[in-house]
RNA sequence: UUGUCGAAAAGGCAAACUCAUUGAAAGAUGAGGACGCAAAGCCACGGGCCUAAAGUGUUAGAAAAUGCUAUGGCGGCCGGGUUACCGAA
Repeated sequence: UUGUCGAAAAGGCAAACUCAUUGAAAGAUGAGGACGCAAAGCCACGGGCCUAAAGUGUUAGAAAAUGCUAUGGCGGCCGGGUUACCGAA
């Protein structure tokens, strides 16, 4: 110095919830707020999960109801890739 690892220190992020906006929804963004996180930084490549507008099927006279389905989403579900603060054992 690098890798692994995670004591200490300096910091960082921000769950639930509330308000506002947006979206068909899942969700996302901003403000407040902290459950937690050593990558809870970034990336939808693999798996998994969520939603079902459009599409399509069923019932049905229409409406309505309901099933399937991602091209929508979740990185704080797991794996993977990539970048990074500090330096004890």

This is a predicted structure of an 89-nucleotide RNA (c-di-GMP-I riboswitch aptamer) from Aneurinibacillus danicus. Its mean pLDDT, the model's own confidence on a scale to 100, is 86. Lineage of the source: Bacteria > Bacillati > Bacillota > Caryophanales > Aneurinibacillus. Rfam family: c-di-GMP-I riboswitch aptamer. About the family: GEMM was predicted in a large-scale screen for bacterial structured RNA regulatory elements.